[in-house]
Order: sequence, then C1' cells, then structure tokens
RNA sequence: GUCAGAGUAGAUGGCCUGCGUUAAGUGUUAGAGAAUGGGACGUUGUCUCUAAACGAAAGGAUUAAGGUUUUCUAUAGGGAAAUUCUUUAGUCCUGCGGUAGGUCAUCGCGUCCGCUGCU
Repeated sequence: GUCAGAGUAGAUGGCCUGCGUUAAGUGUUAGAGAAUGGGACGUUGUCUCUAAACGAAAGGAUUAAGGUUUUCUAUAGGGAAAUUCUUUAGUCCUGCGGUAGGUCAUCGCGUCCGCUGCU
C1' cells in the first nucleotide's frame, strides 16, 4: 500500500420484574441544551429540560369493616345469624398502555485517521 473485519449512540422482538388504569407514562409540535465506534468533524438517528395542544379499557374473584333487608333471641334502648344489594379499604387473576427497568437474540456511524487479520 491492497483486500476483508470488529466495535458507538441506539432500534426491534422474546422473557422476567414493576408502574399506571383515581391517567402518570408514552406519542405530537416549538425552543434550548447534551451525548454519540479509539481520535477529529458531524448527523436525518438518540437523550434531557421548558412550553403548548391532544389524549386512553376495563372486567372478574376474594378478604375486612360499615350500611340496607330478613330471621332468631327477648328488654338488653340490646345480642346473634344469614341471603341479596351496596359503600370504603386491601389482595389476587385476566386484560389494556405507541408504559419503566433488567436480561437475551437480531440489527446498528457519513468522512478522514486509528485497531485486528490476510497479502
């Protein structure tokens, strides 16, 4: 010198553990900032902050307490039990959310230099 290759930010999917479902989060728009193969420059990709607009899927089981109703007891201004309904608080299950983190798999720098291998 030639040829080939690895590695970023991160993306998608599976699994696990959570969060929300009393609406946070996610997504959208505008502005500002930051990080981004080992180095330099950078980006349409990523993140953060601020502001604005928009905006959702719940269902079931069960426990405790209270209320209503009924029955029993029979005088305590009471006690006991039970079906249904209902209120509050909790737990669990199945969902839902362009949900969070972890892990695994796949994919993954534009230019120059560098790195690894071959010659």